[in-house]
């Protein structure tokens, strides 16, 4: 260098024909326990890598950058 693919909460992920975002681990806080773990029930969370562009509307489409991962040279 060229092609392929992955970036969504703190971590591991989903989001299945485009209509404004979820689990579940973890944090917090309450019940329960002499206490601390468990287990329960509230709570907490994120301008969906970064810019543009299509479109009434993008996490979702095109484009280009960056990073990581596999090929090929």
């Nucleotide at each position: 260098g060229c092609g392929u693919u992955u970036u969504u909460a703190g971590c591991u992920c989903a989001g299945c024909a485009g209509g404004a975002a979820g689990a579940g681990c973890g944090g917090c806080g309450g019940u329960c326990u002499u206490c601390u773990a468990a287990a329960u029930c509230g709570u907490u969370g994120g301008u969906c890598g970064g810019u543009g562009g299509u479109u009434c509307a993008a996490g979702u489409c095109c484009a280009u950058c960056a990073a990581g991962a596999c090929g090929c040279g």
Predicted 3D model of a 73-nucleotide RNA (transfer RNA) from Phaeophyceae sp.
RNAcentral holds the sequence, with entries from ENA.
The prediction has a mean pLDDT of 84.
It matches the Rfam family "tRNA". It is annotated as a transfer RNA.